[in-house]
RNA sequence: GAGAGUUUGAUCCUGGCUCAGAGUGAACGCUGGCGGCGUGCUUAACACAUGCAAGUCGAACGCGAAAGUGGAGCAAUCCAUGAGUAGAGUGGCGAACGGGUGAGUAAUAUGUGGGUAAUCUAGCUUUCAGAGGGGGAUAACCCGGGGAAACCUGGGCUAAUACCGCGUACGAUUUUCAGGUUUACGGACCUGGGAAUGAAAACAUGGCCUCUAUUUAUAAGCUAUGGCUGGGAGAUGAGCCCACAUCCUAUCACGCUUGUUGGUGGGGUAACGGCCCACCAAGGCGACGACGGGUAGCCGGCCUGAGAGGGUGUCCGGCCACACUGGAACUGAGACACGGUCCAGACUCCUACGGGAGGCAGCAGUGGGGAAUUUUUCGCAAUGGGCGCAAGCCUGACGAAGCAACGCCGCGUAGAGGAUGAAGGCCCUCGCGGUCGUAAACUCUUGUCUAGUGGGACGAAACUCCGAUGCGGAAAUACUGCAUCGGAUUGACUGUACCGCUGGAGGAAGCUCCGGCCAACUCCGUGCCAGCAGCCGCGGUAAUACGGAGGGAGCAAGCGUUACUCGGAAUUACUGGGCGUAAAGGGCGCGUAGGCGGCCAAUCAAGUCUUGUGUGAAAGCCCCGUGCUUAACGCGGGAAGUGCACAAGAUACUGUAUGGAUAGAGUUCCGGAGAGGAAGAUGGAAUUCCCGGUGUAGCGGUGAAAUGCGUAGAUAUCGGGAGGAACACCAGUGGCGAAGGCGGCAUCCUGGACCAAUACUGACGCUGAGGCGCGAAAGCUAGGGGAGCAAACGGGAUUAGAUACCCCGGUAGUCCUAGCCCUAAACGAUGAAUACUUGGUGUGGCGGGUAUCGAUCCCUGCCGUGCCGAAGCUAACGCAUUAAGUAUUCCGCCUGGGGAGUACGGUCGCAAGGCUGAAACUCAAAGGAAUUGACGGGGGCCCGCACAAGCGGUGGAGCAUGUGGUUCAAUUCGACGCAACGCGAAGAACCUUACCUGGGCUCGAAAUGCAGAUGACAUCCGGUGAAAGCCGGCUCCCGCAAGGGCAUCUGUAUAGGUGCUGCAUGGCUGUCGUCAGCUCGUGUCGUGAGAUGUUGGGUUAAGUCCCGCAACGAGCGCAACCCUCGUCCUCUGUUGCCAUCAGGUCAAGCUGGGCACUCUGAGGAGACUGCCGGUGAUAAACCGGAGGAAGGUGGGGAUGACGUCAAGUCAGCAUGGCCUUUAUGUCCAGGGCCACACACGUGCUACAAUGGCGGAUACAAAGCGCUGCAAACUCGCGAGAGUGAGCCAAUCGCAUAAAGUCCGUCUCAGUUCGGAUUGUAGGCUGCAACUCGCCUGCAUGAAGUUGGAAUCGCUAGUAAUCGCGGAUCAGCAUGCCGCGGUGAAUACGUUCCCGGGCCUUGUACACACCGCCCGUCACAUCACGAAAGCUGGCUGUACUAGAAGUAGCUUCGCUAACCCGCAAGGGAGGCAGGUUCCUAAGGUAUGGUCAGUGAUUGGGGUGAAGUCGUAACAAGGUAGCCGUAG
Repeated sequence: GAGAGUUUGAUCCUGGCUCAGAGUGAACGCUGGCGGCGUGCUUAACACAUGCAAGUCGAACGCGAAAGUGGAGCAAUCCAUGAGUAGAGUGGCGAACGGGUGAGUAAUAUGUGGGUAAUCUAGCUUUCAGAGGGGGAUAACCCGGGGAAACCUGGGCUAAUACCGCGUACGAUUUUCAGGUUUACGGACCUGGGAAUGAAAACAUGGCCUCUAUUUAUAAGCUAUGGCUGGGAGAUGAGCCCACAUCCUAUCACGCUUGUUGGUGGGGUAACGGCCCACCAAGGCGACGACGGGUAGCCGGCCUGAGAGGGUGUCCGGCCACACUGGAACUGAGACACGGUCCAGACUCCUACGGGAGGCAGCAGUGGGGAAUUUUUCGCAAUGGGCGCAAGCCUGACGAAGCAACGCCGCGUAGAGGAUGAAGGCCCUCGCGGUCGUAAACUCUUGUCUAGUGGGACGAAACUCCGAUGCGGAAAUACUGCAUCGGAUUGACUGUACCGCUGGAGGAAGCUCCGGCCAACUCCGUGCCAGCAGCCGCGGUAAUACGGAGGGAGCAAGCGUUACUCGGAAUUACUGGGCGUAAAGGGCGCGUAGGCGGCCAAUCAAGUCUUGUGUGAAAGCCCCGUGCUUAACGCGGGAAGUGCACAAGAUACUGUAUGGAUAGAGUUCCGGAGAGGAAGAUGGAAUUCCCGGUGUAGCGGUGAAAUGCGUAGAUAUCGGGAGGAACACCAGUGGCGAAGGCGGCAUCCUGGACCAAUACUGACGCUGAGGCGCGAAAGCUAGGGGAGCAAACGGGAUUAGAUACCCCGGUAGUCCUAGCCCUAAACGAUGAAUACUUGGUGUGGCGGGUAUCGAUCCCUGCCGUGCCGAAGCUAACGCAUUAAGUAUUCCGCCUGGGGAGUACGGUCGCAAGGCUGAAACUCAAAGGAAUUGACGGGGGCCCGCACAAGCGGUGGAGCAUGUGGUUCAAUUCGACGCAACGCGAAGAACCUUACCUGGGCUCGAAAUGCAGAUGACAUCCGGUGAAAGCCGGCUCCCGCAAGGGCAUCUGUAUAGGUGCUGCAUGGCUGUCGUCAGCUCGUGUCGUGAGAUGUUGGGUUAAGUCCCGCAACGAGCGCAACCCUCGUCCUCUGUUGCCAUCAGGUCAAGCUGGGCACUCUGAGGAGACUGCCGGUGAUAAACCGGAGGAAGGUGGGGAUGACGUCAAGUCAGCAUGGCCUUUAUGUCCAGGGCCACACACGUGCUACAAUGGCGGAUACAAAGCGCUGCAAACUCGCGAGAGUGAGCCAAUCGCAUAAAGUCCGUCUCAGUUCGGAUUGUAGGCUGCAACUCGCCUGCAUGAAGUUGGAAUCGCUAGUAAUCGCGGAUCAGCAUGCCGCGGUGAAUACGUUCCCGGGCCUUGUACACACCGCCCGUCACAUCACGAAAGCUGGCUGUACUAGAAGUAGCUUCGCUAACCCGCAAGGGAGGCAGGUUCCUAAGGUAUGGUCAGUGAUUGGGGUGAAGUCGUAACAAGGUAGCCGUAG
C1' cells in the first nucleotide's frame, strides 16, 4: 500500500475490458473581475522581406576631410576656425565566449569512477632572467586603367607595438657522459660535466631634472605605469585513454572483418595509437548477441508510484552535435569556425547577360504547415561579457514592459438582520399543500478589488572623478600604484509598488453533472424516432439514462471534453503470478556450453560484512530559518543523494587453490524375473483360392429389401493342395521398455532394471539452451508380396435429397527390404532429480526370520505396479509416500477471445507438408469447476379411461348452432392448441345494439357547483314531420314584506364516450390439477450459489404413515371438519300419512279420529383397520374373515398449495394514462348482427324389426306459479279459443311422465323407415312476425341402408337409453342447468401412445429443445495477403570522374630583407605554374532492402428478421474428438 462495474438463472474461480486519482510546454467548447510568480512552434533542421544581435583601442602607426562660422578680396578665391575632429586604412585584442536548435548520433556521444610516467592551455596571478644592435618593405594616400556592379589592376610616396636578419642565453629544447632515487621493468625523475639550437617593441603614456646630453628647457636621460621576450609555478580551460552502465529487433548469425588483428621500421600530431605508410605474420569479433535493421541527443532532474519500478528529458543547469546540403583547409592559445574563407549542389535575388550576391536552428517579425504557441516594444539603470590606462563604446546576453486563464498561488463578486413564508416559476394527494426560500423586497453595516484623486519608495552600490590621510617607488614636497575616509554623478521599468482620500452594494459567476459505478429527482415533450453512451447499457406511449423546465449535487474565474503518461494492474509478478481440467510441461532420450552441487581440515580474501577517505557540481526534493501583507516565488543553512572508487579490517557462508574420508555416483562377484531389442528358422487353428468327391436350388444379406453368387451346379459337406497375414485359450488395473511401443514356439547375438554380498575408485553428481538420436498411424520413393480387411471408386437400398450411416463388390494401402517423412487427445492432458511427511489393503520380482518333515500360508526388508483414505494443498473437481503436500536445483512454456498456428520471411523435406511465427481489423467477453432447474429419439420406480379389454359415439347424410373465410353501406366487438368455436349471449323482429344509412340536438339523454337573466316549465291544444324534434298558443307557487322555493335560458367549471391500451392495473376466471407437491425457522455441511430436512428401506389415493438418517420442528397443501344420499333412533304432526277404531262413497284418507308407518325437517347414533387370522421387520401397512344398512376415502358435492402461461376480460364492474367535446357524445326512423361458392367445431334426427304405427295400461323425482299457474265445462281434427273454480300454494294448478307392459299390424323395401324441403290453410305472442319468431292441419316426401384416414366419452346405479322440470323470456331451446325411470359390458396387464410425480445421468439449454448452433452461397462494408509490373527512399560492390584543399615532387616563369660579390650577377629561401596520392558532388553497370501503388485474385472480420441443408451440444438420433490420406 482502500477499491468498484461488467461473462451466469444464481455461484466460486480464471481472465480481459472499463471507471474513480495524480500530472501536462497542451488543444477544443461554454464562460470570464483583479493581482503576483512562472511558461509559451511539441508540427516544416520548411522558405524567409525589413531592422538590429561583435566590436573596440589615437596611451601602437601613417594619413586626414566637409558643412557651418569669422575675416580678406570687385570677384574667382584665399586665410583662420571647425579639427588632428569625422572617416577609412596599417596594427593589436576579441570575434572559438555569449545566444539558438536537436537534424544527425546506439557510441569518435552521455553518466559515474579512474588514468595521462602519452599532452596542450591566450588572457589572469606569482616568480626568475632579459629587453643590445640593425635592415628592407607595404596599405592608406597620389596619378592612371578595366568593370553595369561586386570589385580588380599598373605606377609612385610613407609609418609602426607590422615584417626580417645579427648579437647575447639565467631558464628552455635536443644530444652525450657519470652518479643517485623510483618502477607497473616499458620507463620516469634528480644532481653534475660537455656540445648544439633558439628571444624581444632602444615601444607608448604621465611626471621630473638627481645622473647624462644638448642646454636656462627639453630629450634619445631619470622615474612611474602599461606593453614586449625567454622560462618556472599556480589557476582555468581543453585533448586523449580505460572500466562499468546506457532502447527495440534473432522473421538480422555457420555469422561479421583485409588496415581487418598483431608485429618491425618510419611518417604525422600538442599528445598515445593502423591515425597514415612499407614489410612480415594470419589473425580479430560473435548466443554474456558480433554484423545488420528500426528508433533516439545523453544526464542532473521532472511526472507517477507505499515502495521496487514505469514513463519522460519542455523551462533551469552540465555535456555533446549541428549552423542551407556535402566536402575542405586557412588563421589562431583555442575552430576545421551560426552572423569567416574556398569548392561543389539545390534554392532565392541583382544584372548592362559579360558576371555577381545570399544563408534568422540569434531577437523581433512574415509566409507555410498545423488542433496549436506571443511584440518587427524600452533600456544598457542593474548583473555579466568584449575592447580600452581611462572616460567610454558595443552588447535582441541580460533587465524590463506588452500579448495569452497556458499553469501555480492569493483576493473579490458583499456582511448582519429580515416571514405578509410576497409575487412568479415548478410540483401536487388539489389542501389559501410543498419547494425555490432569509432567498428577494425592506432596514442597518463594511469598503477588499475596480473607478477617480493626492502623496510616493526599494532596486544605487560601484567604476570613475575631486579632495584628504597612510604606505611603496624614486633625487623629489612632482607624478604615480595600493589601502582607507569624505564628497559628486547615474533608474529602462515608472509616477510603478505602497500609503491616504472620495464615492457607493454600487462594476464583477459560471461550468459540468444528477440510472449504477458516483454526491445529486421530479414534471412535460418524444415514442427503437430524434438522440445518449467511459463500461454495463438507455429509447418500441407512463424514460430519475434522449430534449426542455423546475429542483438538487460538485467545482469555481474557471468548468468540462479530447490527447498522452504513471497509478489502480499482483494484468510481465525482483519486491510479487502461474502451467492435471481455466492460457501454459518440450512426444521421448543421450549429451555440449551454462546454472546448481554432499562430509572434514586447513589456505587466500574475489563475492559478502564493518569502518574510514574521496567523489556523488549548482539548482531541484526534504527539514529548519528568513524576505515579499499571505501564498506561489525568492534567499541562507542543513540533511539526503540508497551510487562509484580507494584504504584498512573480519572470515561464518559462497568461491579459489590443497589435503583427507565414504553416506551420493560408479566398478566387481552370486542369483533369478521379464510380450525389452535385432536376425534367421519353425508350428497349428482360421479365412480365401484351386483340384476332386457327395449333393440340389437356392445362397447371401437386411429394420425390410435389392445389387451380388448359383442349374456352366453355388451355399452346405468331405479329402487334397496353394498362399499370405495374424498368433484364440494362457491373459491378469500382470510384466518389460526413455517414449513410440512390445504377445505362438525354439535358437544365436544384445541393452537395461532388480535382489543379496564383498572389495575397490573417491564427489567422478543433478539438470541441460543449442546439438545428436529415437519417434504410432497415415503418407512418399524403389523393388518385392498380396490371404483377409479396406480410403478412393462402382452398384443396390434409405431419403424431400443422401456425393453418408446399411448392403454387394473393390484399388491404393495394410505385409517385407532399403530410404524418407517427424506429426497425434504422442495423455497421467501432471518435465527431470533429490530429501522429508500418519495409515489401510491387493498384486509382480528378489531376499531374511520363525515354526515345520516341508514355507505355498505367519512376520519382515528392498524394488515395481494398483485401489481407498489422514494431515496438507486446491476455484472446485480432486491429489494425497507413484503428491497436485513440504522444500531445493535446472530446463521448457503462458499472459483476454477471434483473426491464426494463418500471412510474409527463413529453414528442413522428393512431395504432402513440418519447425519458427506476426499484424491490421474486430468483440466485451471467451473460459474452468460446481449449483438449481428445464430438456433428452438417457436409465430406474410409480400413477391417471393414458394404453389395453369393452360399451356407445364423432368423422359420411339432412337440419340446428358457433367459428373461419367471403360478401356487404353495415354484416358491432371480444374469445384462437389442449385451456377459442350450442363460448361472453340464462334466449338480436323494434328495444337490446355497441354496427351502417338518413334526419335532428350542442351545458348536451342523466348528475353537481357558481354567476346573471327570466317567470315560467310540465301537462294540454294546434301546425309540420318517418319519428326524434322544431314552431306557435295557454301560463308560476309561498310570504304582509324582506325574501324563499321551483323551473327555464345564458355563461362558466364540467358532463359524456361499449373510443385506445388486459403488455399500466384492481377484481374475477381458465389451465397444469384435486396433481402431491411448495416452503420456512433453528441447527449442520459447503468459500459460495446451495445442500440437508423433502434423500434411503417399506407403504399409501396422498410429502399417507412407519423405520432409518445431522437433523429437529413448523407452515401452506393431502386427509378430516361442511352439504347431500344410504341405516337406525328421538322430537314434530298440517297442507303430509292411514296400521288400528268408527262413519261413508260407484270409487276415493272422503269424514271423525290417530301420528304407529311413509314422509316433512331439526337433532342424534353409526365405521375406527375397532375385532380375528395370515404376511411384513415385533412397524406402518396389506390380504382374508366375522359382525353390520354401510368396510377400509361407503357414493356424490363444495373445497383448488407455492406458482406457470405478460393465459382471458378496459364490452360486466372499478381504474391510471392517452384521445375526443356542434362529436368518437346524444335522440330518432329504417337496415344490419339472420348474407353464402366454401371449410371446421359442437349437437339434434335418422338410416330402422331390441323397430315403426294403432289401441289399452302401470310407476317418478325435482321444480315453478299473482304482469302468474290455471282446473272443470264448451268450441275446434289440431295449434288453440271462450269462460274462469281454485291457489301467494306439502292445501290449487302446471301435470297425461316416457321408455316399460299387453293386444294388433307392418316383413326388409329407400319401406307404414327417415323426415328435410316446398305448397297451402290456420293458431299464438306482440305497436309490428317482409327482411327475421314459434306452433298446428292437409299435401309434398330430399339425403340417408351404420359412415375413409383419423378421433371422442365412459369403470356402476356408471355408460347407454327414456322422459320431466327450471332459468332467460311478451313470444322464441336440438343449447344450458337440474330431476328421476330402465339399466349393462370389460379391465389379462403396464411393452407401447399421451399427460404427470419421485430418484438418477448427460448437457455447449436458462426466452430453458418451439432451446442452442455449424458451414457453403447471395448482398453490403472493412482491413490484410498474393500478383505481370510501375514508382520512390536507403544502401552494397565494381568501374569512371575528379572541384576546392592539405601534403609530396618539380621549378624552363617571378622574386625587397639573409649569404658571396666593387658591380653585374649568383646562392639560400619563397611564390606563381605544373604534376602525384587522397578526395566531395556527379556518371555507368549490377545487387540488397524498405515503402507506395497495381488489372485480377485469396481467404478473414463485421452486418434484427435472405438461400440451402442439420454437422455439434442429450446415446444430438451413425458417441465425440486428435493426427494423416482421399

Small-subunit ribosomal RNA from an uncultured Acidobacteriota bacterium, 1526 nucleotides, folded computationally.
Its mean pLDDT, the model's own confidence on a scale to 100, is 84.
Its Rfam family is "Bacterial small subunit ribosomal RNA".
The RNAcentral record of the sequence draws on ENA.